Predicted 3D model of a 141-nucleotide RNA (c-di-AMP riboswitch aptamer (ydaO/yuaA leader)) from uncultured Dactylosporangium sp.
[in-house]
RNA sequence: CGCCGAGUCGUGCAAGUCUCGAGCCGGGGAACCAACUGGGUGAGCGCCGUUCGGCUCGCCCGCGGGGUGAAUCCGCGAAUUCGCGGUAGGGCGCCCUCUUCUCGCCCGAAUCCGUCAGCUAACCCGGUAGGCGGUUGACAG
Numbered sequence: 001c002g003c004c005g006a007g008u009c010g011u012g013c014a015a016g017u018c019u020c021g022a023g024c025c026g027g028g029g030a031a032c033c034a035a036c037u038g039g040g041u042g043a044g045c046g047c048c049g050u051u052c053g054g055c056u057c058g059c060c061c062g063c064g065g066g067g068u069g070a071a072u073c074c075g076c077g078a079a080u081u082c083g084c085g086g087u088a089g090g091g092c093g094c095c096c097u098c099u100u101c102u103c104g105c106c107c108g109a110a111u112c113c114g115u116c117a118g119c120u121a122a123c124c125c126g127g128u129a130g131g132c133g134g135u136u137g138a139c140a141g
Base pairs, nucleotide, nucleotide: 001133002132003131004130008022009021010020012018023128024127025126026125027124028123033118038061039060040059041058042057043056044055045054064116065113066112067111068110073086074085075084076083077082089107090106091105092104093103
C1' cells in the first nucleotide's frame, strides 16, 4: 500500500490483548404464518366383550437437534482416522465507464451449544478476532 473476514473509529485510564461509546456483526425472543414424526417402562382416564389399540404425566434409552461460516454433497482408494477426484457455494485478478460474461489463479475449512432454540415487533444478550501478500528502509546471518 493491499487481501480474506462483522472485526473499524473515537474516548478514558491505574496504559492492559483494559473501560466506555459510535459504527458494523451475531444470538435469543410474540402475533400471523409454518411445523408438529423414535423406542421401552410405570401410573391415571375414556371407549370396546377381552387382548390390543388411544390420550396425559413421570422415568430411562437413542440413530437427536441447532448456531457461526462460502465451506455442502457425491464418487473412488480394502479405508473410522487418511488420501484423491469432482461439486453446491465463495474469493481475488485481467479487460471494461459500471454491471454481467469470458478467461486466469485460489478456497470449498474449522468450531461452538449440549437434548434445547422455526419465523418473529417490543425487549434481552453477545462479538468487534485471527490470518496473509507486495514495496521501501534498517539490522543480523

The coordinates come from a structure-prediction model, not an experiment, and the mean pLDDT is 77. Its Rfam family is "c-di-AMP riboswitch aptamer (ydaO/yuaA leader)". From the family's description: This family represents a conserved RNA structure found upstream of the ydaO and yuaA genes in Bacillus subtilis and related genes in other bacteria. RNAcentral holds the sequence, with entries from MGnify. The organism belongs to Dactylosporangium, within Bacteria.